The RNA shown here (transfer RNA) has 74 nucleotides and comes from a Lachnospiraceae bacterium. Taxonomically the source falls in Lachnospiraceae (Bacteria, Bacillati, Clostridia, Lachnospirales). Its Rfam family is "tRNA". Rfam classes the family as a transfer RNA. Its mean pLDDT, the model's own confidence on a scale to 100, is 81.
RNA sequence: CGGGGUUUAGCGCAGUUUGGUAGCGCGCUUGAUUUGGGAUCAAGAGGUCGUCGGUUCGAAUCCGGUAACCCCGA
Numbered sequence: 001c002g003g004g005g006u007u008u009a010g011c012g013c014a015g016u017u018u019g020g021u022a023g024c025g026c027g028c029u030u031g032a033u034u035u036g037g038g039a040u041c042a043a044g045a046g047g048u049c050g051u052c053g054g055u056u057c058g059a060a061u062c063c064g065g066u067a068a069c070c071c072c073g074a
Base pairs, nucleotide, nucleotide: 001073002072003071004070005069006068007067010026011025012024013023020057028044029043030042031041032040033039050066051065052064053063054062
């Protein structure tokens, strides 16, 4: 320098196929059960989907630029 992949809640990930209310597990908070802890059950909080722009009535999803990390090649 060229090509490809990944980026979504504190952590690990799905959702992109086919644009239409952002989800799951663990964790966290509160409550119940327990003398307490653990475990179980119920409820809840937490995201402007790496970033900037474009298309569209509407974008995590489509298009362009760009950043970080990984792989291959030169």